[in-house]
Context: one part of a larger RNA
This record gives sequence, structure tokens and C1' cells, in this order.
RNA sequence: CGGAGGAAGCUUGAGGAGUUUUCUUCUUAGUACGAGAGGACCAGAAGGAACGCACCUAUGGUGUGCCAGUUGUUCCGCCAGGAGCAUUGCUGGGUAGCCAUGUGCGGUGUGGAUAAGCGCUGAAGGCAUCUAAGCGCGAAGCCCUCUCCAAGAUUAGGCUUCCCUCUCCCGGCUUGCCGGGAGGUAAGGCAGCAGGAAGACUACCUGCUUGAUAGGCCGGAGGUGGAAGAGCAGCAAUGCUUUAAGCUUACCGGUACUAAUCAGCCGACAGA
Repeated sequence: CGGAGGAAGCUUGAGGAGUUUUCUUCUUAGUACGAGAGGACCAGAAGGAACGCACCUAUGGUGUGCCAGUUGUUCCGCCAGGAGCAUUGCUGGGUAGCCAUGUGCGGUGUGGAUAAGCGCUGAAGGCAUCUAAGCGCGAAGCCCUCUCCAAGAUUAGGCUUCCCUCUCCCGGCUUGCCGGGAGGUAAGGCAGCAGGAAGACUACCUGCUUGAUAGGCCGGAGGUGGAAGAGCAGCAAUGCUUUAAGCUUACCGGUACUAAUCAGCCGACAGA
């Protein structure tokens, strides 16, 4: 821009993309078969491998704005307690998120048409013949089934709901219509702002006071692992008690304290 008024939501599926794997064990059954050695079809069940998709409850990894320990040094006047720098100084743990080595799921079908092949009926050619007419069975393959995208599928689809029955100017003529221009807005949209398990930007999604969108605050979970100060014991290092303490990012719930203010712009005009 188009989809013959303008919008919002939900869809159909032409078409396209993906998937399509495989092994072992057990039962049938030591059966059929075979002198024996050996050893099935068919049918049923279980467990794996690789691959794919999703996820984070558990197992683990990471976790540079969480907690603790600790070395050197500088500073906060000193002690104590801290802060900076040293790869996050180093070390031990670790929430959310992200992740795999972890967890869950997937590869289905008595479907359809077939290949090689196997057949039925059956002439040409009194027989025979799966083929010439006709009719079947038959693959990990093909089509569908399954998953995803999808109406620019210009053949531009469908359903539901919402909105509009203006004003002025110019021109034309068939005097109420047509064409052009300007303005105003409806449903709705854009923009702005607070943000997001959405994201390179854009897009997408949520919210904007008739509000829980983010931050703060409160409570909780989870993490760390017993703060500081004080008291007691010890010459002291240190230990014990107060104390499952103190601190705590992304998680969960709540709460208008802070910020989403007020405004703005576009957008039909009853539909060739």
C1' cells in the first nucleotide's frame, strides 16, 4: 500500500515446514522344523541407545548488586568495628533466572493408494495364462494421520461485537446529487509514561489513579550459618551465653508511600 465504510477480538486452512531411527531381553517356546547340532514365523510385553521438543520439582552447574571465612595494604584519630584495592583479591556455600550431565514427553494408526512380488476370474489362442477388460493382497518408502507457520491463499476467506445518518467553502449540472478542498470528531488507534519469564532495534504482551505496572515498605519462602554490643571464663589466642542470631539480589503474597500527571495527534461520516 492492497484486501470496496471504519474498527476490535476469535478463527478456517489452500499452501509450506517438521517428525519418520534403531537395538536388546522376556513370553509364545526349547514349541514348529530338524537324525542331531541347532532353532523360528506370527503374536504379545519390557528395557535401552542416539536424536528431537519442553521444563527446572528433584540431581548438579553457573550465579561479578546474597551470606560467611581469610591474606596483604591504605584509610575511617586509636581499640573494636568497617570501607577501598589486590582476577569477584582468594576461599566455602548459594535464591531467582539461564542451563545439562538432570526431569518429562515424542517417533502413532485395523487409515488410503501403491512398488517388487503373490493371487482371483479370464480371453485373444475350445487348453493354459495374475492381464488384454475386470477384481484382490502386498513395504522402513508415497499420501493422510501427528506438531508448527499460515488469507499478499490479490481466489486477499469466515464468525462475533463496536462506531458513524456531520459543518463550512469552491466547481458542475439533470436542484439534490456529483467532484474537489478545509474543519470537527465516533468506535478505535498512535504517541507518551510504569514495566515484562517479550526483545539487537522494531515488534509483541501487561498496566496508566475507576491503578498492584515498576520501585519502596511489610510479611513469607529460600540462602548463609550463630551479627554487633554486652556479660562470663581464660595471662592470652580464644571459647561460652544473650542467639537458630544477624544479614539477605532477581522468588511468593500484601500495601498507593514514590513514579505511571495533565494534555496531544490520527481516525468514519452509512459505505464504488

The part of an RNA shown here (large-subunit ribosomal RNA, domain VI) has 272 nucleotides and comes from an SAR202 cluster bacterium.
RNAcentral holds the full RNA, with entries from ENA.
Taxonomically the source falls in SAR202 cluster (Bacteria, Bacillati, Chloroflexota, Dehalococcoidia).